[in-house]
Context: one part of a larger RNA
Molecule: small-subunit ribosomal RNA, central domain
Organism: uncultured bacterium
């Protein structure tokens, strides 16, 4: 390589969008490139294979035959693929009417709490721990009442709940806006699936410029603990955490499970929706659609487990793996302000 694989053994790209490419619904007609049949040319000799023969056998050699998968030309077939034309509606999309939602962006508003400031009451402690101490407090703290400032986060509702492609998203209101679902007819008529590159999005930390800074808190200082304690505990505390714009582009970016389509017993719970039934009623009940969970038939699996949300049975396309270490490293290249990221070896060892 072939092959076999990718939940946990090595292996699913962090996620989307989409270019090339690969793959692609039903019916009819045509063409004949692929495909198939027949004929012919070519496919050197030697060799291989079969038969016969020559060296006493064999190796070796001679003769004959087969083979020569390929390729070129000609004639034909038309099921399948392809192409052309025409048509269809089951895939896909659109219109209409409804629906749920922490989906996104911007602006405004709200209450609780912490901290700080001012004032009142009030007096000797407060705080903290396993126990303490550092710390704060007679310059009046802690506690309590009133007033004010400022920043960040939104208790209950709240869920095994919802939305989003992923990252992720939660006080309330408004504006703008993406996606999804259902119903009934209607419309387009294969317009589809996947997707190397490309492009976009992408938690936290980090970086740049400017703001902001209540609480928390790397670093740092102090108090303890300890043999030591560059920790765990305590008192402080700066970056940072927040905002705007720009960069970074990583993660146990996880369901450790790529996307799409079809097929294959069920039971229970739940979100949302349509119709039916029922009703005072949008309670319940039945059936169907789209999600989210638990348990399990068959089947799969090394086992664990998965099991209509498959890891079952199939199809299409992409990504990835190929003993361990060296190493996700070196070198080179690309990107980045940097930190670093991406791509990615070998010697050597076992």
């Nucleotide at each position: 390589c072939u092959g076999g694989g990718c939940g946990u053994a090595a292996a699913g790209g962090g996620c989307g969008u989409g270019u090339a490419g690969g793959c692609g619904g039903c019916a009819a007609a045509g063409u004949a490139a692929g495909u198939c049949u027949c004929c012919g040319g070519u496919u050197a000799a030697a060799g291989c294979c079969c038969g016969c023969g020559g060296c006493u056998c064999a190796a070796c050699c001679g003769c004959g035959g087969u083979c020569a998968u390929g390729u070129c030309g000609g004639a034909g077939a038309a099921a399948c693929u392809a192409c052309u034309u025409u048509g269809c509606u089951a895939g896909a999309g659109g219109a209409a009417u409804g629906g749920a939602g922490a989906g996104g962006u911007g602006a405004g508003c709200g209450g609780a709490a912490u901290u700080c400031c001012c004032g009142g009451u009030g007096u000797a402690g407060c705080g903290g721990u396993g126990a303490a101490a550092u710390g704060c407090g007679u310059a009046g703290a802690u506690a309590u009442c009133g007033g004010g400032a400022g920043g960040a986060a939104c208790g209950u509702c709240a869920a095994u709940g919802g939305c989003g492609a992923a990252g992720g998203c939660a006080g309330c209101u408004c504006a703008c806006u993406g996606g999804c679902c259902a119903u009934c007819u209607c419309c387009u008529g294969a317009c589809g699936c996947u997707g190397a590159g490309g492009c976009g999005c992408g938690a936290a930390a980090g970086c740049g410029u400017g703001g902001g800074g209540a609480g928390c808190a790397a670093a740092c200082g102090g108090g303890a603990u300890u043999a030591g304690a560059u920790a765990c505990c305590c008192c402080g505390g700066u970056a940072g955490u927040c905002c705007a714009c720009g960069c970074u582009g990583u993660a146990a970016a996880c369901g450790a499970u790529g996307c799409u389509c079809g097929c294959u017993g069920g039971c229970u719970u739940u979100u949302u929706u349509a119709a039916g039934u029922a009703u005072c009623g949008a309670c319940c009940c039945u059936u169907g659609g789209a999600g989210a969970a638990g348990c399990g038939a068959a089947g799969c699996u090394a086992a664990c487990g998965c099991g209509u949300u498959a890891a079952g049975c199939g199809a299409g396309c992409c990504g990835c793996c190929u003993g361990a270490g060296u190493a996700g490293u070196a070198c080179g290249a690309u990107c980045g302000c940097a930190a670093g990221a991406u791509u990615a070896a070998a010697a050597c060892u076992c």